A computed fold for a 94-nucleotide RNA from a Gemmatimonadaceae bacterium, annotated as c-di-GMP-I riboswitch aptamer. The sequence was found by an Rfam model in a public genome assembly. Its Rfam family is "c-di-GMP-I riboswitch aptamer". Rfam links the family to the GO term cyclic-di-GMP binding. NCBI's taxonomy places the organism under Bacteria, Gemmatimonadota, Gemmatimonadia, Gemmatimonadales, Gemmatimonadaceae.
RNA sequence: UCGCGACAAAGGCAAACCCGUCAAAAGGCGGGGACGCAAAGCUACGAGGCUAAAGGCGCCGAAAUCCGUCGCCCACGCCAGUCGAGCUACCGAA
Numbered sequence: 001u002c003g004c005g006a007c008a009a010a011g012g013c014a015a016a017c018c019c020g021u022c023a024a025a026a027g028g029c030g031g032g033g034a035c036g037c038a039a040a041g042c043u044a045c046g047a048g049g050c051u052a053a054a055g056g057c058g059c060c061g062a063a064a065u066c067c068g069u070c071g072c073c074c075a076c077g078c079c080a081g082u083c084g085a086g087c088u089a090c091c092g093a094a
Stems, first nucleotide, its partner, number of pairs: 004092002012037002017032006035081001041087003045084003048079003055073004060068002
């Protein structure tokens, strides 16, 4: 240096759930809390997943092109703790 990862040392992160907050939602952030994690650090580039505000289509309603409910489609919104890829990083037994 490249691998590898121990009942090592020092430290780190924090699932579910609860509270607050932002958001249409998914979800994010803060606090509590620990299921786990050797990249559970970072990046939505590929696959996949979540949501569907705006938009499109359709049904219904007195209501037609407007309006409203509902259904379907849809990401320019998300998920890095789903996998891959890229970037970066602490420690040192075998």